A computed fold for a 1387-nucleotide RNA from an uncultured bacterium, annotated as small-subunit ribosomal RNA. Its mean pLDDT, the model's own confidence on a scale to 100, is 86.
RNA sequence: AGAGUUUGAUCCUGGCUCAGGACGAACGCUGGCGGCGUGCUUAACACAUGCAAGUCGAACGGAGGCUACGAGGAAGCUUGCGAAUUGUAACCUUAGUGGCGGACGGGUGAGUAACGCGUGGAUAACCUGCCUGACAGACCGGGACAACACCGGGAAACUGGUGCUAAUACCGGAUACGCUCAAGAGUGCCCAUGCACACUUGAGGAAAGGAGCAAUCCGCUGACAGAUGGGUCCGCGUCCCAUUAGCUAGUUGGAGGUGUAAAGGACCACCAAGGCGACGAUGGGUAGCCGGCCUGAGAGGGUGGACGGCCACACUGGAACUGAGACACGGUCCAGACUCCUACGGGAGGCAGCAGUGGGGAAUCUUCCGCAAUGGGCGAAAGCCUGACGGAGCAACGCCGCGUGAGUGAUUAAGGCCUUCGGGUUGUAAAACUCUGUCAUCAGGGAAGAAAAUAAUGACGGUACCUGAGGAGGAAGCCCCGGCUAACUACGUGCCAGCAGCCGCGGUAAAACGUAGGGGGCGAGCGUUGUCCGGAAUUACUGGGCGUAAAGGGCGCGUAGGCGGUUGUCCAAGUCAGAGGUGAAAACUCUGGGCUCAACUCAGAGCGUGCCUCUGAAACUGGGCGACUUGAGGGCAGGAGAGGGGAGUGGAAUUCCCAGUGUAGCGGUGAAAUGCGUAGAUAUUGGGAGGAACACCAGUGGCGAAGGCGACUCUCUGGCCUGUUUCUGACGCUGAGGCGCGAAAGCGUGGGGAGCGAACGGGAUUAGAUACCCCGGUAGUCCACGCCGUAAACGAUGGGUGCUAGGUGUAGGAGGUAUCGACCCCUUCUGUGCCGUAGCUAACGCAAUAAGCACCCCGCCUGGGGAGUACGGCCGCAAGGUUGAAACUCAAAGGAAUUGACGGGGGCCCGCACAAGCGGUGGAGCAUGUGGUUUAAUUCGAUGCAACGCGAAGAACCUUACCUGGGCUUGACAUCCCGGGAAUCUUCUGGAAACAGGAGAGUGCCCUUCGGGGAACCCGGAGACAGGUGCUGCAUGGCUGUCGUCAGCUCGUGUCGUGAGAUGUUGGGUUAAGUCCCGCAACGAGCGCAACCCUUGUCUUUAAUUGCCAUCAUUCAGUUGGGCACUUUAAAGAGACUGCCGGCGUUAAACCGGAGGAAGGUGGGGAUGACGUCAAGUCCUCAUGGCCUUUAUGCCCAGGGCUACACACGUGCUACAAUGGGUGGUACAAAGAGCAGCCAACUCGCGAGAGUGAGCAAAUCUCAAAAAGCCAUCCUCAGUUCGGAUUGGAGUCUGCAACUCGACUCCAUGAAGUCGGAAUCGCUAGUAAUCGCUGAUCAGCAUGCCGCGGUGAAUACGUUCCCGGGCCUUGCACUCACCGCCCGUCA
Repeated sequence: AGAGUUUGAUCCUGGCUCAGGACGAACGCUGGCGGCGUGCUUAACACAUGCAAGUCGAACGGAGGCUACGAGGAAGCUUGCGAAUUGUAACCUUAGUGGCGGACGGGUGAGUAACGCGUGGAUAACCUGCCUGACAGACCGGGACAACACCGGGAAACUGGUGCUAAUACCGGAUACGCUCAAGAGUGCCCAUGCACACUUGAGGAAAGGAGCAAUCCGCUGACAGAUGGGUCCGCGUCCCAUUAGCUAGUUGGAGGUGUAAAGGACCACCAAGGCGACGAUGGGUAGCCGGCCUGAGAGGGUGGACGGCCACACUGGAACUGAGACACGGUCCAGACUCCUACGGGAGGCAGCAGUGGGGAAUCUUCCGCAAUGGGCGAAAGCCUGACGGAGCAACGCCGCGUGAGUGAUUAAGGCCUUCGGGUUGUAAAACUCUGUCAUCAGGGAAGAAAAUAAUGACGGUACCUGAGGAGGAAGCCCCGGCUAACUACGUGCCAGCAGCCGCGGUAAAACGUAGGGGGCGAGCGUUGUCCGGAAUUACUGGGCGUAAAGGGCGCGUAGGCGGUUGUCCAAGUCAGAGGUGAAAACUCUGGGCUCAACUCAGAGCGUGCCUCUGAAACUGGGCGACUUGAGGGCAGGAGAGGGGAGUGGAAUUCCCAGUGUAGCGGUGAAAUGCGUAGAUAUUGGGAGGAACACCAGUGGCGAAGGCGACUCUCUGGCCUGUUUCUGACGCUGAGGCGCGAAAGCGUGGGGAGCGAACGGGAUUAGAUACCCCGGUAGUCCACGCCGUAAACGAUGGGUGCUAGGUGUAGGAGGUAUCGACCCCUUCUGUGCCGUAGCUAACGCAAUAAGCACCCCGCCUGGGGAGUACGGCCGCAAGGUUGAAACUCAAAGGAAUUGACGGGGGCCCGCACAAGCGGUGGAGCAUGUGGUUUAAUUCGAUGCAACGCGAAGAACCUUACCUGGGCUUGACAUCCCGGGAAUCUUCUGGAAACAGGAGAGUGCCCUUCGGGGAACCCGGAGACAGGUGCUGCAUGGCUGUCGUCAGCUCGUGUCGUGAGAUGUUGGGUUAAGUCCCGCAACGAGCGCAACCCUUGUCUUUAAUUGCCAUCAUUCAGUUGGGCACUUUAAAGAGACUGCCGGCGUUAAACCGGAGGAAGGUGGGGAUGACGUCAAGUCCUCAUGGCCUUUAUGCCCAGGGCUACACACGUGCUACAAUGGGUGGUACAAAGAGCAGCCAACUCGCGAGAGUGAGCAAAUCUCAAAAAGCCAUCCUCAGUUCGGAUUGGAGUCUGCAACUCGACUCCAUGAAGUCGGAAUCGCUAGUAAUCGCUGAUCAGCAUGCCGCGGUGAAUACGUUCCCGGGCCUUGCACUCACCGCCCGUCA
C1' cells in the first nucleotide's frame, strides 16, 4: 500500500466482499511448564449456611471468675488448720449506661439527557468531627434513667409495673475581651447587593473528668486561624428522532415573609404578565459520566469491562430521627410484594460485601489461608476487629517467556503416495552412532519481603533460587492448498452427496465436494462465530459530487441568516505573541532502573492539542465615526418588441338555415364498408346565422422570470437597450421558512358551442383488435369567477460577480470615416446562433451564452428493487399533491465509448436470386432411400439448407455388426514358456453344421561329438494376455460437409485514443476479384484473388506400329508391297499480352469499338477452398484417452432377419402418345474394359442361351449392335397397334443353394395413367432438352453412381420485389449475438 466482483472487451460511476488490528468473549478440535494479569456483558432474579464493624474497664455503677490478705468459724483434728458466710485489694472477663466509629472501606449501574459528568470559574451566599497552630478557661450545685432486685405478660420476638444506683449521661446557677444580637460613630477595600478591621454601650451564651506516688499525659469548654473534606451557583462541552413545533399557572418577574449551614418560587400570601423555542423549546427513544481503552497517517469513528475520579442506588416506594457529616447497603418508622418462624394471638428477614446455591444464559471461579505486610476503626497502651487487603486455588480467558531435543547419518532402507514404469516423493526424515539436560521428576541446601536502638513477629512456603542425580526418556496440534491468498496430485462421487467470505464449484477425466499422499501457514495453540475501527475519499473539516452515471428547487419577489467596493481614524470581540494558573494519579511516548529475558514493574522527562487570568500588537475580519464613486439606483435624450390587462373592429374558411340552377350519385380507403342522397344530396349561385382561430408577412427573428405570447385599432401598464456622465453615495448579492405566478388535463357555478374531439356507437383490418384506418359523436376545447399546483415545467446545465485566443452569421442601438444621402467600410454596447484555441471532461462533448480559472449564497445526491409506496402530518370539493420510511430481497443496477451481430433503417454491388425462357417434381404405376408401424430380429449410423438412389462401387449363404438355437473358453488372431508331434493328406461314425469320437498314410529342412539340438508348422498344458462394429465424435487425431471459389482475413512498424480499439482495409474511379489506379498518417508485408498445373480449341517440329493411304502396284477387304504427305497417336514447342488503332476516362487504372487472328479481353472446362463458423458429421474405415465386458458385450456354426406393410415423405425410371408407336432397310461416335477374362466365326434354339472354338495380357483380337438420324410402310386420336404394372404358364443363366429373396427370355394377361392442386426444382451454350455407349462394384443382380460421345435449342427488358452474399453508414436495453433480449398472466 491494495485486491476480487457489472462487460465479448474498455474507461468511468457505484455498491457488495476480502486481506489488518482489537476483545471481560463464546463454540469446535487439541493441550507440556512457568510468570503477570483477567474472570455473571444475561435475571438491579430469588437466596440456605458461615463470615464481612466494632472498640474503649485509663468515662460509670454493677456482675462473674481467680488470687492474696483479713473477719468468721460448722464437722473434724485441737496453740492452730478449716467448709459456709463476709470485708478489702490486685488481676481477668463484660451484659448495661456512656464515648468514638457504624456517613469510611467493600458492591452494583437500576434510575438519570441532568449543573449528573468533564473543564474552567464563583461563594462579598456556606459548613467542616478527628488533626495542626496560637488565645482564654474549666467555679458552685441538682435531679434522674438503665444495669440490678422483686412482681407480672408472652410460644417467641420482646415487654409492663414497683424499687435502688454511678458517670466524661442529663439539668440549673456563676464567670467569659474574642462569639451572637441591638444601637452608635469610624478606617480600609470591592464587580452590585456589600466585605474586612478596630472602638463605645447594652443584652445573651461554656466546661468533665480519667490515669499516674509524682513529674506529667490523655481528655473537656469558648473563640480565632490553618489543613482536610464537603454544600451551593455559573460559562462552555455532553446521543438519536422535526413522520415530536409549539411548551409553560409556581409558570416568569417584583417586593414581603418562611425555611436552610447557605443564595434562590426552594416554599407561602399579594402584585404584574411574563418566560422558553427553528442557534431546536416541549415530547418520545436510548444511556451512568470521565481519565482512559480499541482503531486510524491524522482528523475522526467506536467504546466506558479491570484500575483511578465523580454521581446514583442498596427488596420496591415514601419519610424523617440521631449526628460534624446520612435522609444512612449489614440503623429506625410507615406502606407494598416475596420468603421464613408460630402455640394463629403475633413475630423475623433483605448477599448490587466475601465465598457459596438455585434460576436465566453461548458464557464467567474456592462455602480456601492469614492479619506476617499495606491501610482503616477504637484504645494511653498492650491489644481487639478488619472476606479492605496480602496470598493461595480453579479456567490456555489474555499477554509474555521456555520446552517437546542436538550433531553425524544414503544401499537415498522398508512402508505409503504418484508414475510416462525409467523413476519421483515422503527424505537426513527414520533407523543407527555420538552427545546435551532447559522444563518436568527425585534428593540436599534455602531466602528477601521485617520495620527508626533492640527483641519478638511470615499466611504465601520449605515457595523463589542454588546444588546434585538419572535417563531422549514424560510433552504437537489446528487450519488451509480455484482466484483474491502462501500451498497439487491420485482415487471416490456424478447438479447427487456436499462446499461457499465474494466471484462461484459439483450434470463421468473436479487442484473448489469426500478421503489419501504431498505441500503451505501458525504453533500450546489453531480455526469458527459475534462485535468495533480500518481499508471506505462509501457523509468527503482534513477530503466528494449534481449536462448524460444518484443529484439544480417549474419560476420569481422577499424575511431571518450567510457573504460584501475604495479610503481615514478610533476600539480590541475574533486573530496573533509573551507570561502565569490549571489540565489528579495511573495510562501513552522517550530515557534509564528492578525481576536471568520478556510480559510486568519503578524513577525522571515529555505529552495532555483544552479552559481561565494578565500584558502586548493592530495587518486582516468585526464594531463606532467620517469621506469617496467604480458596484447599485435615479434624472435627461432617444429606441425596438407576438411582454401583460381591458374595450372595440375586420376579412378568409368550416358548419348550419333559406332560396335558385341541376341530377344520381356523394363521401371515404391500401381496398372497402358503415354514413349522406330521388322526401333531390354532392356540385354551383345568392342571402342569412353562429362560434372559434387569425393564412401570407414568418426568420436557429422578437418579447417575457418561468409557464408562455402571433389579425387590426384605442386605452391602461411592466420590463429591456443605447447615449449623456447630471444626482444619491454601498443603498449590494444570495436567500431556509414565507408570499405570489405557474402549460395541458381535471374540478365547482353560470354562460357559450362552428370546427375538432377522450368516452361511446357503427364499419373495416385481424387468429382476436376493447388499437392503428373510416363514418358518427358526448364531456371538453371558448368566456366569466373560483379551485387544482403538476409536466421530458429540458439547455435534463440554480443565481450573482470578475478574469481567460479568435473567426463568422443574425436582431436592436450608438459613434467614426466618407457622402447630396447612414451605400459600402471601421469601432463599440446589448441580445441570439454556429465553428474553434487553451483549459476541463469517464467519454460524449463544453468552450466569453463554459461543463474553463476563482469567490459568495441557496437547493439537492450517497447501490438496485421494495417506492415516490405505506403510516402520520399539512393542503385540496374531489382527483390528488407535498413531506416521506421500513421489513424483505439482489450483487449488481448504471453512464460513455468499442468490436461484432441484427433491423419489416439507408446507400452501393453481386449470384439461374428474381424476372425472361426451356424442361421437370408435386397427380399414375413401378424402382430406391427414409419416417412410422410391425417383428424374436426387422443391426448401426446420417436428420433444415449441408439426412433421405446417403455410408452401401452392388444383403440369396458369406457379407452381417441383428434374432433364435447348438457349441468353445489362453480362445478365430499376436508375443512369451513347457511337453509331444514334421507339415500334410485319405477315410469312418453321430450331427443341420460347428463340433465330438476313431482309423490309416507320411516322415521332409539345418547342425551334430550320432545321445540329440534347432527353424517353420500342428496338437496339448499353465498364466501373463488376446478379443469387443460395446459406450463417449460433448475427451481426441485424421478425414469430410457447409457458408463459399464468397473476397475477404490478418500482421510488423508508425500515428491517434486514458482504454477497449482505430488507422492501414475508409474515400474517388474501376474490376470477376482487398483487381488495378488516384488520393490519404500511414508505410510495408503475409494468407486468400489472379497466374504457375491438367484438359480442350490452332499451328509447328520430332517420331511412325498395331494407326493412316495422296501418289505407284495389288486385293473381296490398307489385305499386301511401298510411303509417313494427310488423319491420328504422344512428346516438345509456338500462340493471347488489352500487344496495336480509335473513342471515352483524371495525361491514371480501366472501359467501349475495331483490326489482325484458330482463339480476345479470366478463350471453354477441371484441379486448387484464406482467417474462421456450425461442441456440424464420423470412436461402424483407421488411429486413440477414459469407462465397461472377460465360460462373454469375445469366438465358431445352422436357420432366420436387414427384402415385413394400414400409411407419410424424398430421389428416380416408364408413361399418358402422331415432333408418336410398330415393322423393314440403311449411316455416323467417343471413352473404356478384358486371362478363374473378353470371346470372333460356325451350328442349335422364337428367345434368354447352349455347343464348339480361332484370336487377344490387346492403337493388332474381343466386348461392339451405337441410338436418336435417314428411307419406306402400317396405325389416325381411341384408354388405342398409346402405356406397360399385375398375374398365370413355360424356360435360360449364375451359384453348394434362387422358398423366404436374383436377373433374364418366351407365350398369355393388359392395371393406373388422357400432362397432374397448393407448392416446388434444374438450367445462360455445345448449356438445357433428347439419344444411346462404357466402366467400377460384381459368381449372379442398376431405373443408382462415375464417365463418354451423337443431335442440339429458347431467353435475359431489367434489379422494384423473394433468397443468399460483399462494402460503407445509422440505431440498439442484442454479444449463447433477433431462433436475441424481454413484459404480463397462469401453473
Rfam family: Bacterial small subunit ribosomal RNA.